Background:
This is a predicted structure of a 1479-nucleotide RNA (small-subunit ribosomal RNA) from an uncultured prokaryote. The prediction has a mean pLDDT of 84. The sequence is in RNAcentral, with records from ENA.
[in-house]
């Protein structure tokens, strides 16, 4: 220091989350010591028991308890310089301790001030300390009460109380001097005069005590400066602001009062609401900052709530005191008592926080002459891993490395792991024993020095909760001591197994649907460690609130737009001052923290000590450049003045022609009008058309343009008034007058709103005709407001350049408007506007670019994830409509912007395909064949399902096949091998059972060299499965597609994804090839190279062939011969746009061109790039994984895949005369053959049957039809057509019953050219005609593969229709248009608005009553008196009452909003989204 997360991938922009520290915490699992710290953050809630403030007999009277001494009648008594309750008295009790409720405040913090102030006890200094008096607790005696307490009579003290007296440097008063201050004023001098103190003890040293001045400390006031939130709190205040008197305070002061005057605070944010004790610090960050404000320290405030005084130096008082509330407790009911936010402790609340513990040894208070007495302050000790530190839980050596456990590619390896077992070694802890501090100084008290009964100083004795702790030594034995969280990516660490979108897991992305490194175990590894991990909060990463340190075209954000007020900012020279600003010096910044150094505890946290620093803040001195302030000058900025010229600038008048509507009148007839195409409408009552004439309203064609004008809105016929600008040109005036501009003003499309005219044409809202399923739209006929006028509101807009206003700087190149200048045919200036393109720069890109969005200065106005929402509520504005301002609960991990590759479009544009057309022939109609659907069934086995399944897998289901069903059998059929064990059998034959398999029974059955072989039963181990997964897989296959097309290397381009290459212009069957070309090659593909057909040579001639020669037959290459021919099968020629004209830069095309057998890839196969379709196949095969083992294996008869209301592909055979029957006649080719083809015979109508010879085949055999000749039929359901059906046969095969072809006879169905649709063909094709082979015993063969005969038609063209290729275009789609995707309704959860109404809460106002109590007044009472009592009065806490506001909770109904795999309904929006879209 960063990283995950938006997308197919990419830059951004933005959020959301995590790694880090932290904590007064909690929870969950675990735990061994110690050390040092912390421990109710909730209920300022109630509160049972103890303790927490007394002490002083050296002030008093005194003597209740003790003690000591006497004495007793044992009941007491009497003393005691021993103590000491109760009371007087003095001082404390306002310290210490606790909380943090108020409090937004001179309450805190800092820094002044007090000439406006006080101050007990302690210190220094001056002086004084005479006298007299009346009374009262207590004490006794009476009396009331239940208590609590209270009364009453007699008596008595004092350091209590009261008077006289003395008396100032106090105090006041008059005069009167001095010096100072910013100012009231303060200080000093010197006179006179008024007034006012004291207590006492003593050992005589003192200790007290009054008076006055000074200092300590400590309070009190004022005063600058800082010190939350909210403007949806904008106005607040009547003692209020200020005077003059008065009163009051220790003191100023509206602190009170009377009486004038009207002020005073506030946008630099009063008032109000709400939240909150403030610092030092702490916690986090690099800083700045952000959060906190436990524990220690300072300062407030508070002591059950409110109020109020007294005492006293000092309080309006936590353990004081009166009074009213609440509460809770006592009671004899009359009345009383009480205040833990002191220590502990209890109950409550709560995720949560300790002991009813020692002890005054130390520190520190309080009195006290001392001893000493108090002290829950404080020192200690318990409890809790709350938190920070330390230390152990063993150390060394110990294996090609044990055993188990896990794993795996498993004869075996690998991992746990030097880890264990063993062996030696140590003892911190642990436990036993012994020993044992530091913290203790002092006081008092002895003795001793030195002033002298006291003070100082030295010895000696005294005093320790903690504690027999800390530590230290000695024995003992590895002995007492390891968890926790995590392992999918961030983010260290991997495997089996179980589970199967279930259980669950998750901080974010996300996992889990049978092969989870993500769930749960399990081995293993990984981080940490007496802790580990989770939740909560904070700060940090977050430059994600930006001061340091962002932004605003398109992402979130420029205000509609201009004037302008405060505010910010601000031109050139001099001078002046010194406020800002810089620099030194004082003085403050407590004290702990934090940093540094050294010390102290074995270390370290912890503690001390010294230092630094506390980046403040106030004073002072001194710099003057800059920026403020004043004075002075000055002309560039900026304004005016002269002269000129532009325009759709504005405001009101007037005029003006087409056009479009009416009206009348003509002329003229039957339609007009509208649309994709009707209909509504209008029209014989005469329209539409046309012709003249007349009226209305609006709006201003042609000039018109990339143009002008205005701030923006916005402005367009001509013209006339009045008016405002910017602009050049001149440089004549003034002299900084300037630039932005919260808040405020004016303006401000178009809709809309009031009012009152206008109203032609146009057209929301409504009718109507059409479309459509539906059409409350689109298209059409109508057709209100409205659109136009005046006056007046509303104040919004994609009010957009989505760019804020103003200056200053920064290369060019071109067009135009309006000046000014200049002139030669060359070159071209200058201003200010409007426009295009580019250099640098900017930018996430796209783009911008002197008209910035560069580069700088000023101001302003925004903005901070997306949805909720621009919505509620509030306020205000408006006549409404509705505008401004504007929230939050909850949700979600994303919204978004530029670009980039693809894909997609009812966007373009070029090309191609039997894609369309033109043309043949079919299919869809009929019968039957066959496959499928469906339905049936015990079972109809299984799979293929748009195109790319469906005469497919299947190139042969009667049994087999077969996998299905039904039934009957084995547990192992068949193969192998291994180890045992048994036998001489296995197996044949003959009987019996049965369908059969199978099983029963008789009889028969080896070899040896004895070691065995062999063979067979049996047993284990390996088996079998056509079961399931083609979405785990291989392999192969379909298709897009025989489309032209899919990459790579360098190199360039771009921040990247990616582009260029490969794209453009030509040409191609074609990314075939030329040309240009930041690209140059190159790969897969296309072409070619293989095969076949078509020509010709050469070679070879058997089984083919036979011209010429010879021989022979009824006749026939039948024979000798022969290679000439055909033909055979093997090597070559050939064709390459090679020549020849045109066109064309070239590729390359056109030419019925030559030549050629063939001519522009000659015809045809074979060859299928990259990939797509989770496309087919686990049932060919192979092959994970999973499931079944007397069975889901296997074996055997039967059945069944062949079923049949029916639908749908594929196909025969037809419907007939180009045909049908019958008879004559010729002509292929590829293939097959020995369990085969079978000449030839014979017999059967025939299918075939019976002999018979050829043939392992160029030798022999299977073997042609259509055609062509000729007769017939003659347009009919036929002499078409043949289907069902009956009958008898033939063959094959064990077997034709379900269920096999074939034959003769006999029947003789349907069908007379097939609807919507749609299929296949471009040449030897199509179409028709036959033949062969696969499989096979046979055959459901019309399929399926090959082969030859016969032999056409047509294509103008590429506009449409499907599929494709290439190039731009749009995109919100990337599972990719079968794609996104929106609003209502319908369901459940969830927040929240309104709301008649209900119930709280604070707070202000009025009005009534009003305790305690100061403070005023006061005849009657009591006192000599001072005074009092008692009464009255003023104020006030609290009570009530009453209206209203405000603010929170609920609530019938209600309104919308947000989430939720498979609901409804349509299809708004992305593509030109089928009507562009959006505000």
């Nucleotide at each position: 220091a960063g990283a995950g997360u938006u997308u197919g991938a990419u830059c951004c922009u933005g959020g959301c989350u995590c790694a880090g520290g932290a904590u007064g915490a909690a929870c969950g699992c675990u735990a061994g010591c110690g050390g040092g710290a912390g421990g109710c953050u909730u209920a300022a809630c109630a509160c049972a028991u103890g303790c927490a403030a007394g002490u002083c007999g050296a002030g008093g009277g005194g003597u209740a308890a003790g003690g000591c001494u006497c004495u007793u009648u044992c009941g007491g008594g009497a003393g005691u310089a021993c103590a000491c309750g109760a009371c007087c008295g003095g001082c404390g009790c306002a310290c210490g301790g606790g909380u943090g409720c108020g409090u937004a405040a001179c309450g805190c913090g800092u820094a002044u001030g007090c000439a406006a102030u006080c101050u007990a006890c302690c210190u220094u200094c001056a002086a004084c300390u005479g006298g007299a008096g009346a009374a009262u607790a207590g004490c006794c005696c009476g009396a009331g009460g239940a208590a609590a307490c209270u009364c009453g009579g007699a008596u008595u003290a004092a350091u209590a109380c009261u008077c006289c007296a003395u008396a100032a440097u106090a105090u006041c008063c008059a005069a009167u001097u001095u010096u100072c201050g910013c100012a009231u004023g303060a200080u000093u001098u010197u006179u006179g005069g008024a007034u006012u103190a004291a207590a006492g003890u003593u050992c005589c040293g003192g200790c007290g005590g009054u008076u006055g001045a000074a200092g300590a400390u400590g309070a009190g006031c004022a005063u600058g400066c800082g010190u939350g939130a909210c403007a949806u709190u904008a106005g607040a205040u009547a003692g209020u602001u200020g005077g003059u008197g008065a009163g009051g305070u220790a003191a100023c002061g509206g602190c009170u009062c009377a009486c004038c005057a009207a002020g005073u605070c506030u946008a630099c944010g009063a008032u109000g609401u709400c939240u909150a004790g403030g610092g030092g610090g702490u916690c986090u960050g690099a800083g700045a900052g952000g959060a906190u404000g436990a524990u220690c320290c300072c300062c407030c405030a508070c002591a059950c709530u409110g109020g109020u005084a007294c005492u006293g130096a000092g309080a309006c008082a936590c353990g004081g005191a009166c009074c009213a509330g609440a509460c809770u407790c006592c009671u004899a009911c009359g009345g009383g008592a009480g205040g833990c936010a002191g220590c502990a402790g209890u109950g409550a609340g709560g995720a949560a926080u300790a002991u009813u513990g020692g002890g005054c040894a130390a520190u520190g208070g309080g009195c006290g002459c001392a001893a000493g007495c108090c002290u829950g302050a404080c020192c200690c000790a318990g409890c809790c891993a709350u938190c920070c530190c330390g230390c152990g839980u063993g150390a060394a050596g110990g294996a090609u490395g044990a055993a188990a456990g896990c794993c795996c590619u498993a004869u075996g390896g690998g991992u746990u792991g030097u880890a264990a077992a063993c062996u030696u070694c140590u003892u911190u802890u642990a436990u036993a024993u012994a020993g044992g501090a530091a913290g203790a100084a002092u006081u008092c008290c002895c003795u001793c020095u030195a002033c002298g009964u006291g003070u100082a100083g030295a010895g000696g004795a005294u005093u320790g909760a903690c504690u027999g702790u800390a530590c230290u030594a000695u024995a003992u034995g590895a002995a007492u001591a390891a968890g926790c969280a995590u392992c999918g990516g961030c983010u260290a660490a991997c495997u089996c197994c179980g589970u199967g979108c279930c259980a669950g897991c998750a901080g974010c992305c996300g996992c889990g649907g049978u092969a989870a490194u993500a769930c749960g175990g399990a081995g293993g590894a990984u981080g940490c460690a007496a802790g580990c991990g989770u939740u909560a909060u904070c700060c940090g990463g977050a430059u994600u609130u930006a001061u340091u340190g962002g932004g605003u075209u398109u992402a979130a954000a420029g205000g509609g737009u201009c004037c302008g007020u405060a505010g910010g900012u601000g031109g050139a020279u001099c001078a002046a001052u010194c406020a800002g600003u810089c620099a030194g010096u004082g003085g403050u910044g407590a004290a702990a923290u934090c940093c540094u150094g050294c010390a102290g505890c074995u270390u370290a946290a912890c503690u001390g000590u010294a230092g630094a620093a506390c980046u403040g803040c106030c004073a002072u001195u001194g710099a003057u450049a800059c920026u403020g302030u004043u004075g002075a000058u000055c002309u560039u900025g900026a304004g005016u003045g002269c002269a000129g010229a532009u325009g759709a600038g504005g405001u009101a008048g007037g005029c003006g022609g087409a056009a479009u509507g009416a009206g009348u009148a003509g002329u003229g007839u039957a339609g007009c009008g509208g649309u994709g195409a009707a209909a509504u409408g209008c029209u014989u009552a005469g329209a539409u058309a046309u012709u003249a004439c007349u009226c209305a309203g609006a709006a201003c064609a042609c000039c018109g343009a990339u143009u002008g004008c205005g701030a923006a809105g916005g402005c367009a016929g001509c013209u006339u008034a009045c008016u405002a600008a910017a602009c050049u040109g001149u440089u004549a005036c003034u002299g900084a007058c300037a630039c932005u501009g919260a808040u405020g003003g004016a303006c401000g499309a178009a809709a809309g709103c009031g009012u009152g005219g206008g109203g032609a044409g146009c057209g929301a809202a409504c009718a109507g005709g059409a479309u459509u399923a539906g059409a409350u739209a689109c298209c059409c006929u109508g057709g209100u407001a409205g659109u136009c006028c005046a006056c007046g509101c509303c104040g919004u807009a994609a009010a957009c350049g989505a760019u804020g206003c103003u200056c200053a700087c920064u290369c060019g190149c071109u067009g135009u408007a309006u000046g000014c200048a200049a002139u030669a045919c060359a070159c071209c200036g200058u201003a200010u506007g409007c426009g295009g393109c580019c250099a640098a720069g900017c930018g996430a890109a796209a783009g911008u670019g002197u008209u910035a969005a560069g580069u700088g200065a000023g101001c302003c106005a925004c903005c901070u994830g997306g949805g909720g929402a621009g919505u509620a509520c509030g306020a205000u504005c408006g006549c409404a409509a509705g505008g401004u301002u504007g929230a939050a609960a909850c949700u979600c991990a994303a919204a978004g912007g530029a670009a980039u590759u693809g894909a997609c479009g009812g966007g373009g544009g070029c090309c191609c395909g039997c894609a369309c057309a033109a043309g043949c022939g079919g299919a869809g109609g009929a019968a039957c064949a066959u496959g499928u659907g469906g339905u049936u069934u015990a079972a109809u086995u299984c799979g293929a399902u748009g195109a790319u399944a469906c005469g497919c897998g299947a190139g042969g289901a009667a049994c087999c096949u077969u996998a299905c069903c039904u039934g009957g059998g084995c547990u192992u059929a068949a193969a192998u091998g291994u180890a045992g064990a048994a036998c001489g059998a296995c197996g044949g034959a003959u009987c019996g059972g049965g369908a059969a398999a199978c099983u029963g029974a008789u009889c028969u059955u080896u070899c040896u060299u004895c070691g065995g072989a062999c063979g067979c039963u049996u047993u284990g181990c390996a088996a079998g499965g056509u079961g399931c997964u083609g979405c785990a897989u291989g392999g192969c296959u379909g298709u897009c597609g025989u489309c032209a097309g899919c990459u790579c290397g360098u190199g360039c381009c771009g921040u990247g994804a990616g582009g260029u290459g490969u794209c453009g212009g030509g040409u191609u069957a074609a990314g075939u090839c030329c040309c240009a070309u930041a690209a140059c090659g190159a790969g897969c593909g296309c072409a070619a190279c293989c095969c076949u057909c078509a020509u010709c040579a050469u070679u070879a001639g058997u089984u083919g062939c036979c011209a010429g020669c010879g021989g022979g037959u009824a006749a026939u290459g039948c024979c000798g011969g022969g290679g000439a021919c055909u033909c055979u099968a093997a090597u070559g020629a050939a064709a390459c746009u090679g020549c020849c004209g045109g066109u064309g830069u070239a590729a390359a095309c056109c030419g019925a061109g030559a030549g050629g057998a063939a001519g522009g890839u000659g015809g045809g196969g074979a060859u299928g790039a990259c990939g797509u379709c989770a496309a087919g196949u686990c049932a060919g095969c192979a092959c994970g994984g999973c499931c079944c083992u007397u069975a889901u294996g296997u074996c055997c008869a039967g059945g069944g895949c062949u079923a049949c209301a029916c639908a749908c592909g594929u196909g025969u055979u037809a419907c007939a005369a180009u045909g049908g029957u019958c008879g004559a006649u010729a002509c292929a080719a590829a293939g097959g053959g020995c369990a085969g083809c079978u000449a030839c015979c014979u017999g059967g109508u025939g299918a075939c049957a019976g002999g018979a010879u050829g043939c392992u085949a160029a030798u022999c055999u299977c073997c042609a039809a259509a055609a062509u000749c000729g007769a017939u039929c003659u347009c009919a359901g036929u002499u078409c057509g043949g289907a069902u059906c009956g009958a008898a046969g033939u063959c094959u095969g064990c077997a034709a019953c379900u269920c096999g072809a074939c034959u003769u006879c006999g029947u003789g169905a349907a069908g007379c050219u097939g609807g919507a649709u749609u299929c296949g063909c471009u040449a030897g094709u199509a179409a028709u005609c036959g033949c062969g082979c696969a499989u096979c015993a046979g055959c459901c063969a019309c399929g399926g593969c090959g082969c030859g005969g016969u032999g056409a038609a047509u294509a103008c063209g590429u506009u449409c229709c499907c599929g494709g290729g290439c190039c731009u275009u749009g995109u919100a789609c990337a599972c990719a248009c079968c794609g996104c995707c929106c609003g209502u309704c319908a369901a459940g959860c969830c927040a929240u608005g309104g709301a008649a109404g209900c119930u709280g809460g604070g707070g202000g106002u009025a009005c009534c009553u009003g305790a305690a109590g100061u403070c005023c007044g006061u005849a009657a009472c009591c006192g000599u008196g001072a005074g009092g009592a008692g009464c009255g009065g003023c104020c006030u806490a609290g009570g009530g009452u009453a209206a209203a506001a405000c603010u929170a909770g609920u609530a019938a109904c209600u309104g919308g909003g947000g989430c939720u795999a498979a609901g409804u309904c349509g299809u708004a929006a992305c593509a030109a989204g089928g009507u562009a879209g959006c505000c």